[in-house]
Context: one part of a larger RNA
RNA sequence: ACCGGCGAGUUAUGAUAUGUAGCGAGGUUAAGUUUGGAGGAACAGAGCCGCAGGGAAACCGAGUGUUAAGAGCGCGAACUAGUUACAUGUUGUAGACCCGAAACCAGGUGAUCUAGCCAUGAGCAGGUUGAAGUCUAUGUAAGAGUAGAUGGAGGACCGAACGAAUGAAUGUUAAAAAAUUCUUCGAUGACUUGUGGCUAGGGGUGAAAAGCCAAACGAACCUGGAGAUAGCUGGUUCUCCCCGAAAUAGCUUUAGGGCUAGCGUUAGCAGAAGAAAUUUAUGAAGGUAGAGCACUGAAUGUGUGAGGGCCACACCUCGUGGUACUGAUCCCAAAUAAACUCCGAAUGUCAUAAAUGGAUAGCUAGCAGUCAGACACUGGGUGAUAAGGUCCAGAGUCGAGAGGGAAACAGCCCAGACCGCCAGAUAAGGUCCCGAAAUAGAUGCUAAGUGGCAAAGGAAGUGGGGGCGCACAAACAGCUAGGAGGUUGGCUUAGAAGCAGCCACCCUUUAAAGAGUGCGUAAUAGCUCACUAGUCGAGUGCACCUGCGCCGAAAAUGUACCGGGGCUAAGCAUCAUACCGAAGCUGCGGAUUUAGGAGUUAACUCUUAAGUGGUAGGGGAGCGUUCUAGAGUGAAGAAGUAUGACCGUAAGGACAUAUGGAGCUACUAGAAGUGAUAAUGCCGGU
Numbered sequence: 001a002c003c004g005g006c007g008a009g010u011u012a013u014g015a016u017a018u019g020u021a022g023c024g025a026g027g028u029u030a031a032g033u034u035u036g037g038a039g040g041a042a043c044a045g046a047g048c049c050g051c052a053g054g055g056a057a058a059c060c061g062a063g064u065g066u067u068a069a070g071a072g073c074g075c076g077a078a079c080u081a082g083u084u085a086c087a088u089g090u091u092g093u094a095g096a097c098c099c100g101a102a103a104c105c106a107g108g109u110g111a112u113c114u115a116g117c118c119a120u121g122a123g124c125a126g127g128u129u130g131a132a133g134u135c136u137a138u139g140u141a142a143g144a145g146u147a148g149a150u151g152g153a154g155g156a157c158c159g160a161a162c163g164a165a166u167g168a169a170u171g172u173u174a175a176a177a178a179a180u181u182c183u184u185c186g187a188u189g190a191c192u193u194g195u196g197g198c199u200a201g202g203g204g205u206g207a208a209a210a211g212c213c214a215a216a217c218g219a220a221c222c223u224g225g226a227g228a229u230a231g232c233u234g235g236u237u238c239u240c241c242c243c244g245a246a247a248u249a250g251c252u253u254u255a256g257g258g259c260u261a262g263c264g265u266u267a268g269c270a271g272a273a274g275a276a277a278u279u280u281a282u283g284a285a286g287g288u289a290g291a292g293c294a295c296u297g298a299a300u301g302u303g304u305g306a307g308g309g310c311c312a313c314a315c316c317u318c319g320u321g322g323u324a325c326u327g328a329u330c331c332c333a334a335a336u337a338a339a340c341u342c343c344g345a346a347u348g349u350c351a352u353a354a355a356u357g358g359a360u361a362g363c364u365a366g367c368a369g370u371c372a373g374a375c376a377c378u379g380g381g382u383g384a385u386a387a388g389g390u391c392c393a394g395a396g397u398c399g400a401g402a403g404g405g406a407a408a409c410a411g412c413c414c415a416g417a418c419c420g421c422c423a424g425a426u427a428a429g430g431u432c433c434c435g436a437a438a439u440a441g442a443u444g445c446u447a448a449g450u451g452g453c454a455a456a457g458g459a460a461g462u463g464g465g466g467g468c469g470c471a472c473a474a475a476c477a478g479c480u481a482g483g484a485g486g487u488u489g490g491c492u493u494a495g496a497a498g499c500a501g502c503c504a505c506c507c508u509u510u511a512a513a514g515a516g517u518g519c520g521u522a523a524u525a526g527c528u529c530a531c532u533a534g535u536c537g538a539g540u541g542c543a544c545c546u547g548c549g550c551c552g553a554a555a556a557u558g559u560a561c562c563g564g565g566g567c568u569a570a571g572c573a574u575c576a577u578a579c580c581g582a583a584g585c586u587g588c589g590g591a592u593u594u595a596g597g598a599g600u601u602a603a604c605u606c607u608u609a610a611g612u613g614g615u616a617g618g619g620g621a622g623c624g625u626u627c628u629a630g631a632g633u634g635a636a637g638a639a640g641u642a643u644g645a646c647c648g649u650a651a652g653g654a655c656a657u658a659u660g661g662a663g664c665u666a667c668u669a670g671a672a673g674u675g676a677u678a679a680u681g682c683c684g685g686u
Stems, first nucleotide, its partner, number of pairs: 001686006011094013026049003032043004053060002063075004097235002100232001104225006115199009124189001126158003129154001133150006162186003167182004201217001203213003238622006248261005262370002264367006275360001277356008290343001291341002296337002300333002303330001307326002309323005373398003377394006403414003418590004423586002429580003432565003438577001441575005451567001457551002461548005467542004478535005484508003489503003514529001518527002591612009623675001625672006631665003640659005646653002
């Protein structure tokens, strides 16, 4: 891992609701006693519930309490149904659906491992170094000292046994639940070791690591309290039918738990003199969107120019004048605001009326689940007008929703699956091939594979539109020629001559020519332009609005930013037609629920209408297993097993044959150890 078996809402006793049955202003016995072969029966009325309430009570009583009260007010009566048993739902107390802690407490068992200690024993190859002391020599006045011998100290040195465990490799379902190999450390010591003994669990022991105390010690192990508790995780076993949520509010040592409300379901009541909802009309409240600047705040400009500053005059003081400084107020103009409003919608809300509507609404009672929500759109807060962010509000989908589309894709678009059909017409989306349907039509655009990612910015891309110019009296572009004189204008300057700079910018000759557009020179010179003529002969220039394109454009496995092929339409825009396309709609057949009708009331049959996606959850109806009772069946073959094309909407149920060889059970009731693909479930087998 697989297969098989086992494996989870039970029981007792109270409460409450519903149903059924008995009796009913009553209902009912408990312990106990008697009796019977047993199941059981009889007696037993104590007690309990109900029939009357009010008051703290005394007490009174259809009333009573309060009170001075015949008042008022509160609770009652008037308007009577209970009780016992059984069944089912839920709940209290009990382990209370099952499994699961880490822990806590009590009593015991452990120092054969290990820690420390006590008693008594044992062990340490070999080599090296050479302390103190001593002796001799030397030395001294005597010493000190020096040298050589001797000597054999040391938590001394090297290194086996022995003890340890530094690094690495191997090993890692190991040879081994800590080892092997190489390497390393101590190796006369605070050394190592044998045997016997002592210390015990909040206790021991500890050269201290919360180490060790029998292979898991921040409190050992065993048994018991004990089925501790677990607001937590997991699991919880047959079928079909009807309805069908929530992820919110308030409170909570509360935030992944709960309680009440909200939302679900079931039954009853009331309601048909018409509830909810929708539409229309009328009325009402309001201060949002927008708008506005009348208030408040913030903010700009012109004008006005109080006050202040500065300057001048005056000065004993008062002051006078000026100002290209600052700037209040006021006027004007143009603007701004979630916490501004002179204004002010739409939608929504409330009331009334009418129409539609037909119980979807309301009340009471039983039973819940829900309190982590998600995304896209709209109005906002927060954030960075970031987030698949976060927090509100509105409506939607998912959640609990399958089907078609979006290549794939809970939350997007279309559309809500009772079952069957080799029928039809459609939605979104599509119609060249993959791949069902147009290689369809009309008019344009795009040349970028744009389509099939992106900005600021950039560009004689190209289509459309209007506007302003010039032009056969010759434009635009090109070519030829001229582009002069006063004059080197004046000033400045070393110089300044069109062309460093400042000022002025005239006149003349002209077809035309600036006191000069640029280059250039030290300054001149030189080249060029404006401007003009000729040549040529038809369009040319400027900016603006707009459609579609271009550049800007670099990423990590492999083309890889159309799903692919591929496409110049099979791209984009507008128009119009046909077709394809879903579990939606229609057609045909069938099932079932609710409401109504008909048939002989029920059951049942027929018919009409509306339904029949579904998690948590509520309700209903059934199937099967074991046992019991009544009753049957089996050697002319029970159960079980195997096979088969049968029946039923399902759980399931027959029948036939073979095998098997002794029990089994329809039906009607009753009682449960009553249904397993899941619990890292338990046990067994393979």
Record summary: Large-subunit ribosomal RNA, domain II from a metagenome, 686 nucleotides, folded computationally. Its mean pLDDT, the model's own confidence on a scale to 100, is 86.